[in-house]
RNA sequence: GCGCCCGUAGCUCAGGGGAUAGAGCAUCCGCCUCCUAAGCGGGGGGUCGCAGGUUCGAUUCCUGCCGGGCGCG
Numbered sequence: 001g002c003g004c005c006c007g008u009a010g011c012u013c014a015g016g017g018g019a020u021a022g023a024g025c026a027u028c029c030g031c032c033u034c035c036u037a038a039g040c041g042g043g044g045g046g047u048c049g050c051a052g053g054u055u056c057g058a059u060u061c062c063u064g065c066c067g068g069g070c071g072c073g
Base pairs, nucleotide, nucleotide: 001072002071003070004069005068006067007066010025011024012023013022018056027043028042029041030040031039049065050064051063052062053061
C1' cells in the first nucleotide's frame, strides 16, 4: 500500500430504516442477615467512533476519514 471484519453504557455484546436505544456483568440504593457473601427489588449511566450523503425518517443504507483485528504484498 491492497483486501476483509469490527467500532453501541465502565466491560462483554444484542438491535440491520419508524418503539422512550436494550441485555448480562459491574456500580449505587433498598430488602434479607448478628455482619459479610449469596439471593430478591429498584435507580443512575449512551454526541450509537467522526464528517458528509440518501431518505418524510438513519444506530441501521452509501462515501470518506479515524481507531482496532486478520490476511496479502
The prediction has a mean pLDDT of 82. Transfer RNA from a Defluviitaleaceae bacterium, 73 nucleotides, folded computationally. Rfam family: tRNA. The family's RNA type in Rfam is transfer RNA.